The RNA shown here (Bacterial RNase P class A) has 394 nucleotides and comes from a soil metagenome. It matches the Rfam family "Bacterial RNase P class A". Rfam classes the family as a ribozyme. RNAcentral holds the sequence, with entries from MGnify. The prediction has a mean pLDDT of 75.

């Protein structure tokens, strides 16, 4: 130096806070003892999940959303292990990328003639002209070959060396390098290795698309149950008798009923008005009033519940490289509602400054990073003074 893992201040006292038992006061309720009481991230809310509610025959299309292979989970875009290929490190090791480019489309800036099939300049061949004019030779426009040279680009269809050619060229050969729809072994699989082949096929899929898998919605202010006051709905008896007086409309007094209040033998204080029928009275139907918040529903405060025994947690064991599974013991471990988990000393371990020194170490200050549950849980990012280990590498 690298990786993993793992801990993050220990004991005491005194004060103080929340839940929950108990217990003593007494109810304004206080107060005592007991126990329990923040993290590795409680964070951010990025993924994935139980849990509730709501919505759904099934199926195919469509939207998204994930992509190397295999394993682990509930489950994930997550963890383990392996594959390739680029980068950095001497090395442990880290880091970045990953279906398909021969289904097809589409797109490849700027420079370049030409971005996928193309000749700008050269080079070579053929035939004309014109200058030189003995010849060699140039110059102009033409039809052709040609990717070895220049050049332009991130990028132009491989290097080097020979055959060959008019000049050339994977045309052809040795080597090396890519490549591959082949063909053999290995491996479960990515993919390796060897053989075989010809050089024929340029990138980009985070551009549309193909292909394989996954996905319904909102979210504990989810939802469940009790349930006041008030103001709505809706249900709820008696409604008689006898006597007095009358101006014949009616009024009084007794006595009785009487829903509910309530449990005192007390309160309520009403015993009436209308319609239609039948019609001489009498009686029948129907409506209002009697009627209190007394009952019934549904809803608001307000209360309970969800809610902490659960994909728990330690410590062994077995399988398995490994995440992880399975098992055998122990264990109970915060709960909430705008919200408790502090704060003060002393005494050790850290840390950081400072003096002194006989380098062994003494002394003296100073004094703890990030942060903080609110339905749970697995993960990932991020934020952290400081410390301890096992294994590797120079």
């Nucleotide at each position: 130096g690298c990786c993993a893992g793992c801990c993050g201040g220990g004991c005491g006292a005194c004060c103080g806070c929340g839940g929950c038992g108990c217990c003593c006061u007494u109810u304004g309720u206080g107060g005592g003892c007991g126990u329990c009481g923040a993290g590795g991230a409680a964070a951010g809310u990025c993924c994935g999940c139980g849990c509730u509610c709501c919505a759904c025959a099934g199926g195919a299309c469509g939207c998204g959303g994930c992509g190397c292979c295999g394993g682990g989970u509930a489950a994930u875009c997550c963890c383990c292990g392996g594959a390739a290929u680029g980068c950095c490190g001497u090395a442990a090791g880290g880091u970045a990328u990953u279906g398909g480019a021969a289904c097809g489309g589409g797109c490849c800036a700027c420079a370049g003639a030409a971005a996928c099939a193309u000749a700008c300049c050269g080079c070579c061949c053929c035939a004309g002209u014109c200058c030189g004019c003995u010849g060699a030779g140039g110059g102009c426009a033409g039809g052709g070959g040609u990717a070895a040279g220049g050049g332009u680009g991130a990028a132009a269809u491989g290097g080097u060396g020979g055959u060959g050619u008019a000049a050339g060229a994977g045309a052809c050969c040795a080597c090396c390098g890519g490549c591959g729809a082949c063909c053999g072994c290995a491996g479960c699989a990515a993919u390796g290795c060897g053989g075989c082949g010809g050089c024929c096929a340029g990138g980009c899929a985070a551009c549309c698309c193909c292909c394989g898998c996954c996905g319904g919605g909102a979210g504990c202010a989810a939802g469940g149950c009790c349930a006041a006051g008030c103001a709505g709905g809706g249900a709820c008896a008696a409604g008689g008798u006898u006597c007095c007086c009358u101006u014949c409309g009616g009024g009084g007094a007794a006595c009785g009923g009487g829903a509910g209040g309530c449990u005192g033998u007390c309160c309520g204080u009403c015993u009436u008005c209308u319609u239609c029928c039948u019609c001489u009275u009498u009686g029948g139907a129907g409506g209002g009033c009697g009627a209190g918040u007394u009952c019934c529903g549904g809803g608001u405060a307000g209360g309970c519940c969800g809610c902490a025994c659960g994909a728990g947690c330690g410590c062994g064991c077995u399988g398995g490289c490994a995440a992880c599974a399975a098992u055998g013991c122990g264990c109970c471990u915060a709960g909430a509602g705008a919200g408790a988990u502090g704060g003060u000393c002393g005494c050790c371990c850290a840390u950081c400054c400072c003096c002194c020194u006989u380098c062994g170490g003494g002394g003296g200050g100073u004094g703890g990073a990030c942060a903080g549950a609110a339905c749970g849980c697995g993960g990932c990012u991020u934020a952290u003074a400081g410390g301890c280990u096992u294994g590797c590498c120079u």